[in-house]
């Protein structure tokens, strides 16, 4: 100083333009002498940040941050 890739609950990952899914963890209740396993039920991301496109963007376009890998 260019180039590609990545950013989505606390933590791992989906989701190729139509009101964001799971698993783990958390929480309440079953069960059990407690507990754990196990069942049921629930809380939790407006998707790094601004901007645009569009009747609708997590997706797609432009910036900008971070991290990674090439390259010079």
């Nucleotide at each position: 100083g260019a180039a590609c890739c990545a950013g989505u609950g606390g933590c791992c990952u989906a989701a190729a333009g139509g009101u964001a899914a799971g698993g783990c963890g958390c929480u309440g209740c079953c069960c059990u002498c407690c507990g754990g396993a196990g069942g049921c039920a629930g809380a939790g991301a407006u998707u790094g940040c601004g901007g645009g496109u569009u009747c609708g963007a997590g997706u797609c376009c432009c910036g900008u941050c971070u991290g990674g890998u090439u390259c010079u």
Predicted 3D model of a 72-nucleotide RNA (transfer RNA) from Magnusiomyces paraingens. The sequence is in RNAcentral, with records from Rfam. Rfam family: tRNA. Gene Ontology term of the family: triplet codon-amino acid adaptor activity.